[in-house]
Overview: Large-subunit ribosomal RNA, domain IV from Capillibacterium thermochitinicola, 353 nucleotides, folded computationally. The coordinates come from a structure-prediction model, not an experiment, and the mean pLDDT is 89. RNAcentral holds the full RNA, with entries from Rfam.
Context: one part of a larger RNA
RNA sequence: CCCCUGUUAAGGAACUCGGCAAACUGACCGCGUAACUUCGGGAGAAGCGGUGCCCUGGUACCGUGAGGUGUUUAGCAUACUGAGCGGGAGAGGGUUGCAGAGAAAUGGCCCAAGCGACUGUUUAGCAAAAACACAGGUCCCUGCUAAGCCGAAAGGCGACGUAUAGGGGCUGACGCCUGCCCAGUGCCGGAAGGUUAAGGGGAGGGCUUAGCGCAAGCGAAGGUCUGAACCGAAGCCCCGGUAAACGGCGGCCGUAACUAUAACGGUCCUAAGGUAGCGAAAUUCCUUGUCGGGUAAGUUCCGACCUGCACGAAAGGCGUAACGACUUGGGCGCUGUCUCAAUGGGGGGCUCG
Repeated sequence: CCCCUGUUAAGGAACUCGGCAAACUGACCGCGUAACUUCGGGAGAAGCGGUGCCCUGGUACCGUGAGGUGUUUAGCAUACUGAGCGGGAGAGGGUUGCAGAGAAAUGGCCCAAGCGACUGUUUAGCAAAAACACAGGUCCCUGCUAAGCCGAAAGGCGACGUAUAGGGGCUGACGCCUGCCCAGUGCCGGAAGGUUAAGGGGAGGGCUUAGCGCAAGCGAAGGUCUGAACCGAAGCCCCGGUAAACGGCGGCCGUAACUAUAACGGUCCUAAGGUAGCGAAAUUCCUUGUCGGGUAAGUUCCGACCUGCACGAAAGGCGUAACGACUUGGGCGCUGUCUCAAUGGGGGGCUCG
């Protein structure tokens, strides 16, 4: 000097990113217990008090019940009594130590906010969470040789199930709710018209040459190479529907008898221009916004305001009792976290051997 560990005057979070760590609390019995609430809870809320030993006295009382007595329908009946054994307060009195749950083990508590309803699950070995899951909600698919999935296939799972079933997507208890847009994309339905492949079809054309012609050339049949019209599905175009499908949900100008603001008006664009609710938010750039609260002093926190850079309704919106080794702010208690360090014990290092 390091590690582990005990104690500490006065102060008591002044430490620090942050009470991290430590300390406080702690058992049992009694009293007592708020907001809020889904009436279960919150609750061990909080906050108080008691606890040894001796005597009255193993007392009151409770359990069990040998045996006994009465009744008697004579029973494994019934009523009463009751030994022994087991459990065992409360109260009064006394007594003792610094201390009586005498050691060990054994919750610190409260207020407010965010997120997630909850119990669960997770990055085996840096993350336990507001992530995942979850009951519940909703949409889509699937009529059974189901859909879906594994597999070149056979076959299997689904399921020895059958729409109150099975698969997929989103949301995520509960409460109140979930607005507008179908123009684009997707999906579903439609079938008149347009477009459209192979295939069918074969007009026409080329090559070849019997023949004809003085020649140029023409040229049957056959063969061969091409090949127009026309007939050809789904799809696409087209016509509708559908947003708890993918998604989207405006701009400019003016206007009220102080000012300010604009219920009101005008105009442009759109498929439609963001409803309710919330809002400087796990979202706010400007920003430590402004006001209020808390502090002597508060970039955090809480309550408001709304100018929402860039919330918003199942990639759900807003609330919400209970719950949380979650996150944030405040307080009480308590402390060597600190002012500021001291000292003891154990182990190492170090020195000598």